[in-house]
RNA sequence: ACGUCGAUACAGGGAGACGCUGAUCCGCAAGGGUCAGGGCCGAAGGAGCAACCGCCCCGGUAAACUCUCAGGCAAAAGGACCUGUGCCGGCAC
Repeated sequence: ACGUCGAUACAGGGAGACGCUGAUCCGCAAGGGUCAGGGCCGAAGGAGCAACCGCCCCGGUAAACUCUCAGGCAAAAGGACCUGUGCCGGCAC
């Protein structure tokens, strides 16, 4: 100096699914809060496993797959993940 992997900061992008029903409260109204019920979504988080590994039982182990506990279902916010830049660390040359 360059490549690659990881962490982190900033910037940009970033999906799905009822603006549902009832009760009640606040408000002149628009609208909003709380509780209960039904329907739905998967991309915070969480849980499950095929191959494989150790191997007698049994244990370990992945995802954008599965579950839907949590979360979410106008906009906003949040958002896995992706891209760029800076910085730090590992590895290789």
Molecule: Glycine riboswitch aptamer
Organism: Roseicyclus sp.